[in-house]
Molecule: small-subunit ribosomal RNA
Organism: metagenome
RNA sequence: AGAGUUUGAUCAUGGCUCAGAACGAACGCUGGCGGCGUACAUAACACAUGCAAGUCGAACGAGAAAUUCCGAUUCGUCGGGAGAGUAAAGUGGCGAACGGGUGAGUAACACAAGGGUAAUCUGCCAUUAAAUUAGGGAUAACCUUGCGAAAGCGAAGCUAAUACCUGAUAAGACUACGACCUCUUAGGGGGAUGUAGGAAAAGAUGGCCUCUGUUUCAAGCUAUUGUUUAAUGAUGAGCCCUUGCACUAUUAGCUUGUUGGUGGGGUAACGGCCUACCAAGGCUACGAUGGUUAGCUGGUCUGAGAGGAUGACCAGCCACACUGGAACUGAGACACGGUCCAGACUCCUACGGGAGGCAGCAGUGGGGAAUAUUGGACAAUGGGGGAAACCCUGAUCCAGCAAUGCCGCGUGUGUGAAGAAGGCCUGCGGGUUGUAAAGCACUUUCAAUUGGGAAGAAAAGCAGUCGGCUAAUACCCGGCUGUCUUGACGUUACCUUUACAAGAAGCACCGGCUAACUCCGUGCCAGCAGCCGCGGUAAUACGGAGGGUGCGAGCGUUAAUCGGAAUUACUGGGCGUAAAGCGCGCGUAGGCGGCUUGGUAAGUCGGAUGUGAAAGCCCCGGGCUCAACCUGGGAAUUGCAUUCGAAACUGCCAAACUAGAGUAUGGGAGAGGAAAGCGGAAUUUCCGGUGUAGCGGUGAAAUGCGUAGAUAUCGGAAGGAACAUCAGUGGCGAAGGCGGCUUUCUGGACCAAUACUGACGCUGAGGUGCGAAAGCGUGGGUAGCGAACAGGAUUAGAUACCCUGGUAGUCCACGCCGUAAACGAUGACAACUAGAUGUUGGGAGGAUUUGCCUCUCAGUGUCGCAGUUAACGCGUUAAGUUGUCCGCCUGGGGAGUACGCCGGCAACGGUAAAACUCAAAGGAAUUGACGGGGACCCGCACAAGCGGUGGAGCAUGUGGUUUAAUUCGAUGCAACGCGAAGAACCUUACCUGGCCUUGACAUCCUCAGAACUUGUUAGAGAUAACUUGGUGCCUUCGGGAACUGAGUGACAGGUGCUGCAUGGCUGUCGUCAGCUCGUGUCGUGAGAUGUUGGGUUAAGUCCCGCAACGAGCGCAACCCUUGUCCCUAGUUGCCAGCACAUAAUGGUGGGAACUCUAGGGAGACCGCCGGUGAUAAACCGGAGGAAGGUGGGGAUGACGUCAAGUCAUCAUGGCCCUUAUGGCCAGGGCUACACACGUGCUACAAUGGACAGUACAGAGGGUUGCCAACCCGCAAGGGGGAGCCAAUCCCAGAAAGCUGUUCGUAGUCCGGAUCGGAGUCUGCAACUCGACUCCGUGAAGUCGGAAUCGCUAGUAAUCGCGAAUCAGCAUUGUCGCGGUGAAUACGUUCCCGGGUCUUGUACACACCGCCCGUCACACCAUGGAAGUAGGUUGCACCAGAAGUAGGUAGUCUAACCCUCGGGAGGACGCUUACCACGGUGUGGCUUAUGACUGGGGUGAAGUCGUAACAAGGUA
Repeated sequence: AGAGUUUGAUCAUGGCUCAGAACGAACGCUGGCGGCGUACAUAACACAUGCAAGUCGAACGAGAAAUUCCGAUUCGUCGGGAGAGUAAAGUGGCGAACGGGUGAGUAACACAAGGGUAAUCUGCCAUUAAAUUAGGGAUAACCUUGCGAAAGCGAAGCUAAUACCUGAUAAGACUACGACCUCUUAGGGGGAUGUAGGAAAAGAUGGCCUCUGUUUCAAGCUAUUGUUUAAUGAUGAGCCCUUGCACUAUUAGCUUGUUGGUGGGGUAACGGCCUACCAAGGCUACGAUGGUUAGCUGGUCUGAGAGGAUGACCAGCCACACUGGAACUGAGACACGGUCCAGACUCCUACGGGAGGCAGCAGUGGGGAAUAUUGGACAAUGGGGGAAACCCUGAUCCAGCAAUGCCGCGUGUGUGAAGAAGGCCUGCGGGUUGUAAAGCACUUUCAAUUGGGAAGAAAAGCAGUCGGCUAAUACCCGGCUGUCUUGACGUUACCUUUACAAGAAGCACCGGCUAACUCCGUGCCAGCAGCCGCGGUAAUACGGAGGGUGCGAGCGUUAAUCGGAAUUACUGGGCGUAAAGCGCGCGUAGGCGGCUUGGUAAGUCGGAUGUGAAAGCCCCGGGCUCAACCUGGGAAUUGCAUUCGAAACUGCCAAACUAGAGUAUGGGAGAGGAAAGCGGAAUUUCCGGUGUAGCGGUGAAAUGCGUAGAUAUCGGAAGGAACAUCAGUGGCGAAGGCGGCUUUCUGGACCAAUACUGACGCUGAGGUGCGAAAGCGUGGGUAGCGAACAGGAUUAGAUACCCUGGUAGUCCACGCCGUAAACGAUGACAACUAGAUGUUGGGAGGAUUUGCCUCUCAGUGUCGCAGUUAACGCGUUAAGUUGUCCGCCUGGGGAGUACGCCGGCAACGGUAAAACUCAAAGGAAUUGACGGGGACCCGCACAAGCGGUGGAGCAUGUGGUUUAAUUCGAUGCAACGCGAAGAACCUUACCUGGCCUUGACAUCCUCAGAACUUGUUAGAGAUAACUUGGUGCCUUCGGGAACUGAGUGACAGGUGCUGCAUGGCUGUCGUCAGCUCGUGUCGUGAGAUGUUGGGUUAAGUCCCGCAACGAGCGCAACCCUUGUCCCUAGUUGCCAGCACAUAAUGGUGGGAACUCUAGGGAGACCGCCGGUGAUAAACCGGAGGAAGGUGGGGAUGACGUCAAGUCAUCAUGGCCCUUAUGGCCAGGGCUACACACGUGCUACAAUGGACAGUACAGAGGGUUGCCAACCCGCAAGGGGGAGCCAAUCCCAGAAAGCUGUUCGUAGUCCGGAUCGGAGUCUGCAACUCGACUCCGUGAAGUCGGAAUCGCUAGUAAUCGCGAAUCAGCAUUGUCGCGGUGAAUACGUUCCCGGGUCUUGUACACACCGCCCGUCACACCAUGGAAGUAGGUUGCACCAGAAGUAGGUAGUCUAACCCUCGGGAGGACGCUUACCACGGUGUGGCUUAUGACUGGGGUGAAGUCGUAACAAGGUA
C1' cells in the first nucleotide's frame, strides 16, 4: 500500500466482498511446562446451606456449667476452693452511612470541564482557649408469674451506669434592639463596643500519702484518657452557575406552582421547596413538549491523522438493594445483611398466627452458545472496636478450576546415501517423501527424582538505659540497645544430585483474490462456497490419499467493532448524460458583503498563573535470568478559567467617499400583460339556382351520404374557432408562455449624455405569488377537431394502428387543481481568462453617402485556443479559474409505495419509510452481430427464357409402423439412388437355436509331435469318433527354424459406450474477397489508422489521394486439359503421290506429305489504333489473329464459423465385458407394409409409335478374362473355338439422324404396371430373395393444385456408348464418353445469399437475440381489516395502610413546679391534611394477534399474448 466482482473487451460511476488489528467471547479438532492477567455480557430470575459487622469489663449491674480438689454424709447428697469474674445474655458507648455487589432506572445539574457558596453542614482527627459543679427519679438484666404451637408478648418485685432528668455557672456563639468603622458581587457581608433573653458536662484507669479523715482505703493530689463549650484547620458532604454530552419533526407547540413578586412557613443552607395573596407571565425552529434507547467519565479498540465504535477488568462519580411508599435514629441514611406499611412470591404452623429477602463470598436451580471452589489465612496491606493485649474482617492476600488472553520455554543436537524399506506418482527410464528414518556420536532445558534453600517480618511484647511529664526515683510518653517470638501461600522462588532422547505436535489451507499440486472415488448426485463461482465421466474448487504452504500449544470457524471505505468527504466527494439544480419569481430570519480614517478589543495572536485525580498511552531509567508484568522520574493531557499584552484581518462605534446599487432627463425596439372594438380567407350548416348518379374513403374495401336529388358548381345567410403570406437558431417575458388589425390602461429591458443619493447590496430556510396540458365546480357557447362510445375493416384474435360517425372536452366568465422530458435534463449573483464569423436593438466615427467600412454597449447563434471532462462534449451565453448564498445526492429493486400528517369538492398532490431480495443496476465510448435503417456492388438471386419436380405406375432411400430381428450411422440448406463402386449363403455388425473358453488372431514359457492327408459314420452344421497315407528343411550334430496338438498364466478379443476427451479425413459459408502483422502516429483505454476516401476491377485487381510506411496468408499467375501453328519421331495408327493385289478394304511394297499419336516449342500482352477518363489505373470501339480482354474446362479452398459429420475405414485417451458385450455354425432378418416424404426412371403420344432400309463417334475394359467366324434356338442362350496380355484381336450392332411405309387423336398400333404359363443363365443353393427370354394379360396415366428445382453455349434439352463394384444381379444409381444442339438476359424495384461504407441498438450463446405484463402453483416478508389481548400514559373521580405535620383533653402519666387540689410536659387514642397500593370511567400512544383481503419479492423447462430494444414493424 491494495485486490476480486457489472463488459466480448474498455474507461469512469457505484455497491458487494477479501487481505489487517482487536475481543470479558463461544464452538470444532488438538493439547507438555511456567509467569502475569481475566472469567454470568442472558433472568435487576428464584434461592437450600455456611460465612460476609462487630467490639469495648479501662462506662454498668449481674454472673454459670462440664471437670477437678478439700470437707461433711443418714451414701440420696450437701458445703467450700479452683475452673472464673471465664462463657452466655443484658444496659451503655462507638461502629454498623465505610468496605463489598449490581447497572434496573435515569437524556438529568446524572456525568465531565471550569467556577461560585458573602446561601451551608462536617462524628472520629489536629491546633488553640476554657470548663468538667449540685442533685434526682427510673429501667433492662435478674427473680416470681400469666398467655402462646411458635415468633414472642404481658403483669408484679429488685438494681447500676459515661443511660435519663432538674438546678448552678457560662467568655464566645445564637436571637432581638440601636449606633459606628471597614470590605464588597451594591442585595449585603465582616469587625469592635453596649443592653436583654434562654442554653453545658461524666466519668474511668494507674500511682502517691505532703495535708484532712478510722488501719486497708476514701477525699485529695498526680498522670493518662474520656466528657462539655468555643475558635481555626483538615477531611467529607450539600446546594448553585456556564459549557459539553444519543436518535427521532411521520413528536410543533408546551406550561397553572406554571413565570415573577410580597408576607409567612420550612431546611444545615439559597430557592415555588411549601403556603396565602397579587401580576400574567415562562419555554420553543440555535428544536420546547412528546417518543425510543442508554448509567456517565478517566479510558479501551481501531485509525497516518481527523474521526468511528465502545464504557468488561482498574480508578472517580451517580443510581439501586424482592416491588412500591414512608419516616425514625444519627455528624452522616430516608439506610444491601435496620424499622413500619402495602403488594407479589417462598417457607413454618397446633390454622389462631408467624418468618424471609445472595445486584456480599462460595454454592444451587433456571435461562443460555457461554463464564470457576459450598477452599486457606488474617502472615502482609487496609478497615471497625479497644488504653492495650487482642477480637472481627468472603475487604484483602493466597491457593483451586478454565489454553480464556498476553508473554516465555521445551518437544532434542551433530553426523549419516545403500539416496534402505514402505507410501505416492510415473512418459516405466525414474521421480518424490528424503538426511527424513535406521545407524553412529553428543547434550539434558522443562517434566521426574535427591538434598539444600532466600525474600515477603515491619512491629507489638519483655529487659536495660537516656530524655519528657510530675511533688515523685510511680504511672505514662518518646529515643536507643538487647532479647524473645509471629508465614496462609509452601513439598515456594532459586540452587543441586541421579537417570534416560528418554515423557511432550497439532490445526487450517493448497481455483483466483492468497503462500502452497498430483492421483483415486463421485458424476448438477453427494457436497463446497467470504466474493467471483465449482460439481452433468478425465474436478489442482466435492470426499480420500500422497505431497506442499502457513501458523504453532495452539489452529480454524462464528458473532460483534474499527480499518481498508475519499462509501457522509472538517482534513477529504459530488449534482449536463452515471444518484443528485426546487417549474419560476418576490421576499422574512439567517449567512456573506465596496473604499478611506479614527477608536474599541468580542473573534484572532502571544506570554504568565491555576486546573486538567491516580492508573493508562509515550520517553528515559530500575526490578523479576528475558519478556509479559511490576516500579521511579519525565513528557503529554491538543481543554477550561483568570490575567497581562498586540491591533494587521473580521466584528462593533463614529466620520467621510463613489467604482456596487438606485433616481432624474432624452431616445428608439419589441407576438411582454389586461380590456374593448373591428377584419378577411377557409371549414361546416341552412336557404335558393344549375345539374345527374354517384359521392366519400382506403393498401384494398366496407360502414356512411345520395333519385325524398347528394358530390360538383353559383348566389345568399348564420355561427364558432383560429389568424396563411410577412416569419427569420428573429423579437419580448422570471418561468409557464406570447403571433390578424385598431384604441385605452400597464410592466420590464436597452442606448446616450449629464446631475443626484451615498453601500441603500447579493443570496435566501420557512413564507408568499405566478405556473403548459389534462382534470374539477357554476353559468354560457359549440364551426372544426375530438378521449369515451358505436359501426366498418384488418387479424388466429384486434377491447389497437386504418376508415365512417361521435359525447365530454377544446372556446368565454368566475373559482379550484399545482403537476410535466415545467429541459439548456446545466440554481442565483459577481469577477477574471485567445479569437473568428452570422444576426437583432441602440449609439459614435469614416466614406466613393439609401446600399459600404470601422469602433462600441446590450442580446441571440455557429465554430474554435488555453483549460476542463470518464468520455461525449463545454469553451466570455463555460461544463474554464475563483468568491458568496441556497437546493439536492449516497447501490439496484421494494417505492416516490405503505402508514401517519398537511392541502384539495374530487381526481389527486406534498412530506416519506421499513421488512424482504439481488451482486449487480446504471453512464460514455469500442469491436462485432443484427435491423420489416440507409448508400454502393456482386451471384441462374430475381427478371427474360428452356426443360423439369409436385398428379400416375414402377425403382430407390428415409420416416413411421410392425417384428424374435427388421444391425448401425447420416437429419434444414450442408440427411434421405447418403456410408453401400452392387444384403440369396458369405458380406453381417441384428435375431433364434446349437457349440468353444489362453480362445478364429499376436508374443512369451513347458511338453509332445514333421507338417499334412485319404475314407467311413453321427449331426442342420460347427464338431466329434474311427481310419489311410506320410517322417520333411538347415546343422558346427549340441540343436535350430517353420508348423500342429496339449497345458499354464501373463494376455488376446470386442462393428461395446463416449465424435461433447481426441488425431486424421470431410462437409459448409465459398473460389466469397477477404483475414492479419511489424514499425510509426492518434486515443487514459478497449481500440483506431494502415484496410477508410475518389475512380476501377472477376478480385484488398490496379491507380490517385491520405499519418502512415512496409510486409504476410488469400486473389491472380505458375500446373493439367482443350482450341491454332511449328519442330521432332512414325507402329499396332495414317495413305497425298508411285506401284502391286482384290468383288471390295492401307491388304501389300513403299512413303513421312496429311490425319493422328506424344514429346518439345510458338502464340494473347489491353501489345497496336481511336475515343472516354485526372495526362492515372482502367473502360468502350476497331484492326490483326485459330483464339481478345482471367479464351473454355479442371486441379487449387485464406483467417475462421457450425462442440457440423465420422470411435462402424483407420488410429487413439478414458470407461465397460472376460465360460461373454469375445469366437464358431445352421436357419432367419437387413427385401416386412394402413401410411408420409425425398431422389429418379417410364409415360401420357403424331416434333410420336411400329416396321423396313441406311450413315457417322468418343472414351474405356479384357487371361479365373474379352470372346470373332460358323452352327442350333423365336429369344434369353447353347455349341464352337480363331484371335488377343491389346493404336494390332474381342466386347462392339452406337442411338437419335436420314429414306420409305403404316397408324389418324382413340385410353389408341400410346403406355407399359400387374398377373398366368413356359424357359435361359450364374451359383453348393434363386422359397423367403436374382437377372434375363418368349407367349399371353394390358392397370394407372390424356401434361399434373399450392408450391418448387436446374440451366447463360457446345450450355440447357435430347440421343445412345463405356467403366468401376461384381459368381450372378443397376433398361432407372454413380462416374465418364461422345452425337444432335437451342431460347433468353430490358434490367437490379422486389425474393434469397454474400461483400464494403454508414446509422441505431437495452443484442455479445450475438434477432433462432433480448424482454414485458396478466393468469395458475409454491414459499417469504409486509399493508388494510370486524375485532381480540397486553404494556404504557393523560384527565376526572373514589379510596386511603404506615408515616410525618397540625388539631384535640377521651384515657394514662416517675423526674420539674406546687397553695398538694393540681399544673407544666409527655404517651396512647381520636381527628384533619398530604400520600403508596387498589378501584371506576374516558381518551392517547404502542406491541402482539385476526376470518378475509391488497399489492410486493423469489422460484423448474407452466399458460396467454408480444409492450420495449432496429424506423422493434403505429418512432